[in-house]
Notes
Model confidence (mean pLDDT): 87 of 100. The part of an RNA shown here (small-subunit ribosomal RNA, central domain) has 346 nucleotides and comes from a metagenome.

Context: one part of a larger RNA
RNA sequence: UUAGGUUUAAAGGGUGCGCAGGCGGAAAUGUAAGUCAGUGGUGAAAUCCUACAGCUUAACUGUAGAACUGCCAUUGAUACUGCGUUUCUUGAGUAUAGUUGAGGUAGGCGGAAUGUGUAGUGUAGCGGUGAAAUGCAUAGAUAUUACACAGAACACCAAUUGCGAAGGCAGCUUACUAAACUAUUACUGACGCUCAUGCACGAAAGCGUGGGGAGCGAACAGGAUUAGAUACCCUGGUAGUCCACGCCGUAAACGAUGAACACUCGUUGUCUGCAAUAUACUGUAGGCGACUGAGCGAAAGCAUUAAGUGUUCCACCUGGGGAGUACGUUCGCAAGAAUGAAACUC
Numbered sequence: 001u002u003a004g005g006u007u008u009a010a011a012g013g014g015u016g017c018g019c020a021g022g023c024g025g026a027a028a029u030g031u032a033a034g035u036c037a038g039u040g041g042u043g044a045a046a047u048c049c050u051a052c053a054g055c056u057u058a059a060c061u062g063u064a065g066a067a068c069u070g071c072c073a074u075u076g077a078u079a080c081u082g083c084g085u086u087u088c089u090u091g092a093g094u095a096u097a098g099u100u101g102a103g104g105u106a107g108g109c110g111g112a113a114u115g116u117g118u119a120g121u122g123u124a125g126c127g128g129u130g131a132a133a134u135g136c137a138u139a140g141a142u143a144u145u146a147c148a149c150a151g152a153a154c155a156c157c158a159a160u161u162g163c164g165a166a167g168g169c170a171g172c173u174u175a176c177u178a179a180a181c182u183a184u185u186a187c188u189g190a191c192g193c194u195c196a197u198g199c200a201c202g203a204a205a206g207c208g209u210g211g212g213g214a215g216c217g218a219a220c221a222g223g224a225u226u227a228g229a230u231a232c233c234c235u236g237g238u239a240g241u242c243c244a245c246g247c248c249g250u251a252a253a254c255g256a257u258g259a260a261c262a263c264u265c266g267u268u269g270u271c272u273g274c275a276a277u278a279u280a281c282u283g284u285a286g287g288c289g290a291c292u293g294a295g296c297g298a299a300a301g302c303a304u305u306a307a308g309u310g311u312u313c314c315a316c317c318u319g320g321g322g323a324g325u326a327c328g329u330u331c332g333c334a335a336g337a338a339u340g341a342a343a344c345u346c
Base pairs, nucleotide, nucleotide: 004317005316006315007300008299012314014201015200016199017198021194022193023192025088026087027086028085029084030083031082033081034080035077036076037075038074039073040072041071042070049065050064051063052062053061054060091191092188093187094186095184096183097182098181099180100179103177104176105175106174107173108172109171110154114150115149116148117147118146119145120144121143125136126135162169163168206247207246208245209244210243211242215241216240220236221235222234223233258313259312260311261310262309263308266291267290268289269288270287271286272285273284274283275282295302296301319346320345321344328339329338330337331336
């Protein structure tokens, strides 16, 4: 490179937006660039191929033909693609009326629990474990009652529930704000899909500055266990966890399954709309699940939410180790991230 692949064997980018690029609905008409056909010119010779001939044969050589799949010019064809014009409504969007939800941001409020402080009652233990000890306690602990303060998280509801592009989102309430869906089919008239580079978002941990610090708790200290115990268990406990602003940019960032469109048996549950009603249920649209066919698959399994059948675009893979390392470059305060080899070896 051709080709084959990417749930689990190597391989889907963490997610979105989106320029260039690639691809793109229906009809009519024009053009004739791509495309197809004819004709003319050119496509050196040698080589290759075919036929015949010459060296005793062959290699070799000669003659003739074919070929040189290409390029240029010209004359036509118009199905498809392109380009121009006109039109259409089913793709896409808008409008009107509703609905839904832990979607987002900012503020306010609430109760339970925990810890601490003050005061009261009360007396000798409490705590902890497999068993203990360290620890706390007669300077009155634990327990219990009242009041006050602090920070963090929101039991039940709660669910294969719901929302969000992903990360993620859960007490109540207010403001602002984004989205999806349904019904009407009123409007625009292909305005679409995908997307290298780029931009934005992106759990936890970590970093910077300033706050905050109840509980938990890396590090650390002590007590145990043990042959040892730099652990598991226990008593403490700093950073951190929380808030504001700024960075980091990674995860088993997982459905280990890129996005979009079309098509392809059934059964059943549930969420949110709409319609008709015999108020049982039925139909329809959009989600979230379970099961099972055809088909696919190495199998496990997937199966209208495909891993089935097709189309378009992007990303990625090509034996194990060396190695996501070295070097260089870019980014970062740093930690490090991104890009990313080779020798050698099996």